[in-house]
RNA sequence: UUCUUAUCCAGAGAGACGGAGGGACUGGCCCGAUGAUGUCUCAGCAACCAGCUUGAAACAGCAAGGUGCUAAUUCCAGGAGGGUCUAUCCCUUUAAAGAUAAGAA
Numbered sequence: 001u002u003c004u005u006a007u008c009c010a011g012a013g014a015g016a017c018g019g020a021g022g023g024a025c026u027g028g029c030c031c032g033a034u035g036a037u038g039u040c041u042c043a044g045c046a047a048c049c050a051g052c053u054u055g056a057a058a059c060a061g062c063a064a065g066g067u068g069c070u071a072a073u074u075c076c077a078g079g080a081g082g083g084u085c086u087a088u089c090c091c092u093u094u095a096a097a098g099a100u101a102a103g104a105a
Stems, first nucleotide, its partner, number of pairs: 001105008013042005021031003025078004043070003048066002051062003074097001079094005
């Protein structure tokens, strides 16, 4: 990097550095010199994998070693359907894309 599987309406921030854009893409809408995004330190959240316990079996429990995460539902929509509607709007299913984990090549 690619493929497969699972999950994505819950949860969890302070300090230091730094100084302009950032929220993957497009549109919208937001965040940002009252200092965002980012990096580091500490703290925290969760429990995918590994570990331990019970058990026939974990889809149960413990714990926190390897990851991950700590603005907004993956911030919302995007492609295809369904419901309502004159239509817009709205509601809803699903795909694609993306993120994370585990496995494989």
Background:
This is a predicted structure of a 105-nucleotide RNA (SAM riboswitch aptamer (S box leader)) from Oceanobacillus neutriphilus. The prediction has a mean pLDDT of 84. NCBI's taxonomy places the organism under Bacteria, Bacillati, Bacilli, Caryophanales, Oceanobacillus. Its Rfam family is "SAM riboswitch aptamer (S box leader)". Its family is annotated with regulation of gene expression in the Gene Ontology.